RNAcentral holds the full RNA, with entries from ENA and SILVA. Large-subunit ribosomal RNA, domain IV from Spirosomataceae bacterium TFI 002, 332 nucleotides, folded computationally. Its Rfam family is "Bacterial large subunit ribosomal RNA". Model confidence (mean pLDDT): 87 of 100.
Context: one part of a larger RNA
RNA sequence: CACGGCUAAGGAAUUAGGCAAAUUAACCCUGUAACUUCGGGAUAAGGGGAGCCAACACAACAAAGUGUUGGCCGCAGAGAAAUGGCCCAGGCGACUGUUUAGCAAAAACACAUGGCUAUGCGAAGAUUAAUGUCGACGUAUAUGGCCUGACACCUGCCCGGUGCUGGAAGGUUAAAAGGGGGGCUUAGCAGUAAUGCGAAGGUCUGAAUUGAAGCCCCAGUAAACGGCGGCCGUAACUAUAACGGUCCUAAGGUAGCGAAAUUCCUUGUCGGGUAAGUUCCGACCUGCACGAAUGGUGUAACGAUCUGGGCACUGUCUCAGCCGUGAGCUCG
Numbered sequence: 001c002a003c004g005g006c007u008a009a010g011g012a013a014u015u016a017g018g019c020a021a022a023u024u025a026a027c028c029c030u031g032u033a034a035c036u037u038c039g040g041g042a043u044a045a046g047g048g049g050a051g052c053c054a055a056c057a058c059a060a061c062a063a064a065g066u067g068u069u070g071g072c073c074g075c076a077g078a079g080a081a082a083u084g085g086c087c088c089a090g091g092c093g094a095c096u097g098u099u100u101a102g103c104a105a106a107a108a109c110a111c112a113u114g115g116c117u118a119u120g121c122g123a124a125g126a127u128u129a130a131u132g133u134c135g136a137c138g139u140a141u142a143u144g145g146c147c148u149g150a151c152a153c154c155u156g157c158c159c160g161g162u163g164c165u166g167g168a169a170g171g172u173u174a175a176a177a178g179g180g181g182g183g184c185u186u187a188g189c190a191g192u193a194a195u196g197c198g199a200a201g202g203u204c205u206g207a208a209u210u211g212a213a214g215c216c217c218c219a220g221u222a223a224a225c226g227g228c229g230g231c232c233g234u235a236a237c238u239a240u241a242a243c244g245g246u247c248c249u250a251a252g253g254u255a256g257c258g259a260a261a262u263u264c265c266u267u268g269u270c271g272g273g274u275a276a277g278u279u280c281c282g283a284c285c286u287g288c289a290c291g292a293a294u295g296g297u298g299u300a301a302c303g304a305u306c307u308g309g310g311c312a313c314u315g316u317c318u319c320a321g322c323c324g325u326g327a328g329c330u331c332g
Stems, first nucleotide, its partner, number of pairs: 001326007009318002013316001018313001027049004035040001037150001051072008073077001085311007092303002097109002114147006125134003151298004156228003161225002163221005170216003176210002181205005188197003229247005256290001257287001268284005
C1' cells in the first nucleotide's frame, strides 16, 4: 500500500454529493396514512415473537402438528450462510421495455392513445438497367408517410409569406407545325469589257400564326412549415388603469402556467424549513426571451433518473488506533 475485521465519546461535524460503509433483512402475529385511475399506495410506516425439555388439551390411521402451563442452558435461540434501511416534498418521463459492444442508461428512443395525409388494387410506397420481388397470398376496421405520446381537462387567433390541394377565363411559355420574306448559286439577257439584272431548280436562313404542363392568377388549407405589436392619455390622496385616442399588421398570445430543465438584471421580493440556506418548497408577476399535438396544464402508479429535507445507522469525519491475509522491504 491492497483487501478484510473491530473500535471509547460524538454521529454527516466529512464531502460537490451520506460517495463508501453501516443499519434493515427470511418466517409468524399484529398494525398500517395522505393520495388514488378504487386496481393500488403496502412488506407502507410502526410493534411483538422465536432454542431445548416435560405435562395437559386439541387434532390425527400413522407421522408431522397447534395451544396452555411449568422447567432448563448459553454472551447470543431466524445462534452459520443467504436474506428490503425507511419517510416527506418537488422536477422530468405515464407505465414494462430500448440505447451510445469499449467513458453517457437518461429527462434521449420506443410505446399504447390521438390526429393529419397518401392509396380503390396490376394500390400507394420501396427495390431494380429490366423481367421481377416486397407491400400481401393483405384490400380503407387495410397498407405507407409525418407529427403527438397513458389517463383527466383542454387544444384559442392568423391563409399575408412558404408548402400542399383544387380551378380554369386571361397573360407568359418548349419541342413541333408553319412558312411571308431574305442570302448564295446561274441558264439567259444587257454591255467592247469590268460588271449588272436574273427564271426554274438546289441550298442557307427565317417573320406572322398554332402550340401543353408549369409560372403569373383565383380560391381552400395551420394536429401543413410557420406567426401571434407599438406609442400616448385617463378614476375625488397616491399608485394603478376597467376606459379612450392613434400608428402598423395576415393576425396581434386566448385558457392555463410562470425567477420555471425557460428569468439576463438575480442570491428578484415575501413566506417556510436552518443558529446560519446562491440550492429546496409555497406564493407574487416586472414572462431580457412560457403557451396550447414543434402540444398546454394537472396527475395515482412506476424509475439503478435528477433535486431538497428528515429518522435510523454508521471510521465519511473530529482523529486516529489495533488485528488478520497478501504485496513491498530486510535476511536466507